[in-house]
Formats: sequence, structure tokens, C1' cells
RNA sequence: AGGAGCCUUCGGGGCAGGGUGCGGCCUGCAAGUCAGGCCAAUUCCCGAUCGGCGGUAAGGUCUCGUCGUGGAGACCAAGCCCGCGAGCGCAAGCAGAUCCGGUGAAAAGCCGGGGCCGACGGUAUAGUCCGGAAGGGAGAAGGUUCCG
Repeated sequence: AGGAGCCUUCGGGGCAGGGUGCGGCCUGCAAGUCAGGCCAAUUCCCGAUCGGCGGUAAGGUCUCGUCGUGGAGACCAAGCCCGCGAGCGCAAGCAGAUCCGGUGAAAAGCCGGGGCCGACGGUAUAGUCCGGAAGGGAGAAGGUUCCG
């Protein structure tokens, strides 16, 4: 270096504005399936807005190296590429979403454009409100003991 145990700390963001009106309330009278007014969805419609953790990445930055080029190293870089997490279930297990164009030998990752996704309970139908939750947690950093 690496491995094992224990401890500590940390460990999720987000509806501006407009429309409609489920439903409720008030007032009026000629008493109606009436008229007028008020409240009323962060859930509906238009629009706005957010992106946990590990890995990987043809991108980026810095450093080293070279006469120069090739090169080497470190760090950063994905909601929809591979996994994990919360949630549900007695258990087995279940559990979201990317296309088009360009460049190129090659694009899931680069550039440009468009699209899409988001547990459960509550409530006027919720990624964004309230709740379980002062919870859990993928993991991150540090300390300590032992092995080595």
C1' cells in the first nucleotide's frame, strides 16, 4: 500500500405569472335548474422550475515531459449508459425516462436542436405542497485498534 473491526461527522433540489372552477359562502328579488358578488387547485390547462450516490465517458482544466509533435499524470464532467438508494412485498421479487442532425474509424458520453421521466399516504388529479421523517439511506470524509 492493502485488509478487518469500532467510533465520529456529513449525506436532495424544485411552481414566478396567467387561465379554468370541484366545492363553499354572501346578497337581492318577481323565489328560479334565477341574477349578482366573494373565496376557492403550487394537484387540472398554459407556462415555470428541479436533478441523490458509485462507476464509466472521444469532452474540459491544470501539471509534467519533448527543440517541437506524439506522450504521461491529476482533477472536473451523464436525471433518461451500467449499477445503487429511498418505496412496495411474508418472501421470491417488483421498481422511471433519449431521439434527430452534425463531427468522427467509432457517439450512451462531444456540438446543435427537440423530447421524455420522477415511490407511498393526504388533498380538486402533485417530481415541486403537507405527512410517515428529529426516520431511513446509496455513500463521502476523518479518527482509532488490530493484521500486514
Molecule: FMN riboswitch aptamer (RFN element)
Organism: Chloroflexota bacterium